[in-house]
The RNA shown here (Bacterial RNase P class A) has 381 nucleotides and comes from Janibacter sp. FSL W8-0316. The same sequence occurs in records of 2 taxa. Rfam family: Bacterial RNase P class A. Rfam classes the family as a ribozyme. Rfam links the family to the GO terms ribonuclease P activity, dimeric ribonuclease P complex and tRNA processing. Model confidence (mean pLDDT): 76 of 100. The gene name in the source record is rnpB.

RNA sequence: UGAGUCGGCCGGACGGCUGCGUCACCGCCUCGGCGGUGUCGAGGAAAGUCCGGGCUCCACAGGGCAGGGUGGUGGCCAACAGCCACCCGGGGUGACCCGCGGGACAGUGCCACAGAAAGCAGACCGCCUCGACGACCUCGGUCGUCGCGGUAAGGGUGAAACGGUGGUGCAAGAGACCACCAGCGAUCCGGGUGACCGGAUCGGCUCGGUAAACCCCACCCGGAGCAAGUCCAGACAGUGUGCGUCCGAGGGCGGCCCGCCCGAGCACACGGGUAGGACGCUGGAGGUCGUCGGCAACGGCGACCCGAGAUGGAUGGCCGUCACCCCGGUCCGGGCAACCGGCCCGGGGGACAGAACCCGGCUUACAGGCCGACUCAUCCC
Numbered sequence: 001u002g003a004g005u006c007g008g009c010c011g012g013a014c015g016g017c018u019g020c021g022u023c024a025c026c027g028c029c030u031c032g033g034c035g036g037u038g039u040c041g042a043g044g045a046a047a048g049u050c051c052g053g054g055c056u057c058c059a060c061a062g063g064g065c066a067g068g069g070u071g072g073u074g075g076c077c078a079a080c081a082g083c084c085a086c087c088c089g090g091g092g093u094g095a096c097c098c099g100c101g102g103g104a105c106a107g108u109g110c111c112a113c114a115g116a117a118a119g120c121a122g123a124c125c126g127c128c129u130c131g132a133c134g135a136c137c138u139c140g141g142u143c144g145u146c147g148c149g150g151u152a153a154g155g156g157u158g159a160a161a162c163g164g165u166g167g168u169g170c171a172a173g174a175g176a177c178c179a180c181c182a183g184c185g186a187u188c189c190g191g192g193u194g195a196c197c198g199g200a201u202c203g204g205c206u207c208g209g210u211a212a213a214c215c216c217c218a219c220c221c222g223g224a225g226c227a228a229g230u231c232c233a234g235a236c237a238g239u240g241u242g243c244g245u246c247c248g249a250g251g252g253c254g255g256c257c258c259g260c261c262c263g264a265g266c267a268c269a270c271g272g273g274u275a276g277g278a279c280g281c282u283g284g285a286g287g288u289c290g291u292c293g294g295c296a297a298c299g300g301c302g303a304c305c306c307g308a309g310a311u312g313g314a315u316g317g318c319c320g321u322c323a324c325c326c327c328g329g330u331c332c333g334g335g336c337a338a339c340c341g342g343c344c345c346g347g348g349g350g351a352c353a354g355a356a357c358c359c360g361g362c363u364u365a366c367a368g369g370c371c372g373a374c375u376c377a378u379c380c381c
Stems, first nucleotide, its partner, number of pairs: 001377010012322007020041002023038006043352001047363002050361005055225004062258004067221005072086005087101001088099004102216002107214002109210003124155002126151003130147007163181006182206001184203008229279004238270006250262004286305008324349006331342004
């Protein structure tokens, strides 16, 4: 200098005018409000609502079944499908990246197309023995057609065809047998908390894939959600039908079964009324800095800080200056050049998106920009 990998961060600044919401104070008031001053007023994702928790209620009595979730190992955390470190497998020259990563000798299912055959394999071509017929002949045989068989070495199909190479063997072949290699299993040794790694001996010689198919194994899971839930004020009108009051309707324990508890009302239809206020509500697994422990995620301690709470739902608009980016023009500097850097002038642009109980994550969207660490290639010292 070029090409990349990973991580972190910002998401315009200042001023003026004007508008809106919360809270405090003051003033006015026809008690409904209005005006003034001050204060605070969106995000890195507030988003999707995918996962986990806090909180609230369900009369906390549960057990089993069913259902759902998670899935290498160790750790972190309130918890998790999150994070950190490591292992294994795959990709990359490398920095590094990806993995929906338990089990396929418990069982069942499925394996498109192609292909003869796709799972306790399979004979299409080929190869080989034998038999029949025919042809040739140097009478030993050779060739062709058909048939009964043998054969998984070769061809061909496929994502996948029951290990690979070499040899022995055979009519031809084949782990049928042998050597080495790969893989699997058993026993043992060494290292590691562990996943796992390294090694030795032996064995049958070889076992297909798929579990985000059913299923099996281990662990975890009660439900509903701030329209939770609670209080205040106010309005109204009941009627009919069915079931039931201990031979108990109905309800709670999410579904089912058992079991437990409450229990005098419940269900449906028609009709009537209201749709106001307050709490919950924002100080919390909170943030910043320092220090200590840890490879890290994270944790302990100390100091400092307070940063929206609306309820038809505020946080906006305009203008100016500066900064940033893009386009055009002119000039300057460097370079052989491509090109790079800069001054000035004119024009244009600023994304994704917006709290609604709170928090931890994940995922997705995003104009433009900044910083750090590392890798590869080339050149120079």